Model confidence (mean pLDDT): 80 of 100. c-di-GMP-I riboswitch aptamer from an Acidobacteriota bacterium, 92 nucleotides, folded computationally. Its Rfam family is "c-di-GMP-I riboswitch aptamer". Rfam links the family to the GO term cyclic-di-GMP binding. Of the family's consensus pairs, 95% are formed in the model.
[in-house]
RNA sequence: CACAGACAAGAGCAACGGCCUGCGAAAGCUGGCCGGCGCAAAGCCAUCGGCCUACGGUGCUCGAGAGCACUAUGGCCUGGAGGGUUGCCGAA
Numbered sequence: 001c002a003c004a005g006a007c008a009a010g011a012g013c014a015a016c017g018g019c020c021u022g023c024g025a026a027a028g029c030u031g032g033c034c035g036g037c038g039c040a041a042a043g044c045c046a047u048c049g050g051c052c053u054a055c056g057g058u059g060c061u062c063g064a065g066a067g068c069a070c071u072a073u074g075g076c077c078u079g080g081a082g083g084g085u086u087g088c089c090g091a092a
Base pairs, nucleotide, nucleotide: 005089012039013038016035017034018033019032020031022029023028037079043085044084045083047081048080049077050076051075052074056071057070058069059068060067061066062065
C1' cells in the first nucleotide's frame, strides 16, 4: 500500500412504532423528541425497474352537477437491480 473486516475505539445512519409541528387535492413530505430491527457505504449520482396518488386534463354515463375510466406534470422505494464516484477506523 492492497485485500479483508475484529466481542477494538470514536463517530454516523436507521426499518418500524409513538407524540408534537408545519406543507399538500391526494399520495406523501419538512422539522423536533423518545424507543429501536439492523447497517462499513443503510454516503452521493445518473440509468433502469417496481409501487402510490389524480388537483388539473381527456373521454363516457345520467336524473345536470355528480359518478366512472384513463392520464404524472405529483410522489415513494437502493433495507429494488446492475453501474459510477467519494469516504472513517485499523487488530488477527